[in-house]
């Protein structure tokens, strides 16, 4: 240089084009306890960017950026 895969809260994940975007951890607050841990409850916290289709996009299409495989 060519192909191809991936990108969702701090991390880690689900999600047939459709109703408040799931769940886990993580923080925070409470409730238990002497005290911690555990453990129940409640709150925060995301769809990489910009266009396109479309009544609607995380999902599909098209470019960019990042990473990661492969061939050169």
């Nucleotide at each position: 240089g060519c192909u191809u895969c991936a990108c969702u809260g701090g991390u880690c994940u689900a999600a047939u084009g459709g109703u408040c975007a799931u769940g886990a951890u993580u923080c925070u607050c409470g409730c238990u306890u002497c005290c911690c841990a555990a453990g129940c409850g409640g709150g925060a916290g995301a769809u990489u960017c910009g266009g396109g289709u479309u009544c609607g996009a995380u999902u599909c299409c098209c470019g960019a950026g990042u990473g990661a495989a492969g061939c050169a």
The RNA shown here (transfer RNA) has 72 nucleotides and comes from Ascobolus immersus RN42. Its Rfam family is "tRNA". Rfam's curators write: Transfer RNA (tRNA) molecules are approximately 80 nucleotides in length. The family's RNA type in Rfam is transfer RNA. The RNAcentral record of the sequence draws on Rfam. The organism belongs to Ascobolus immersus, within Eukaryota.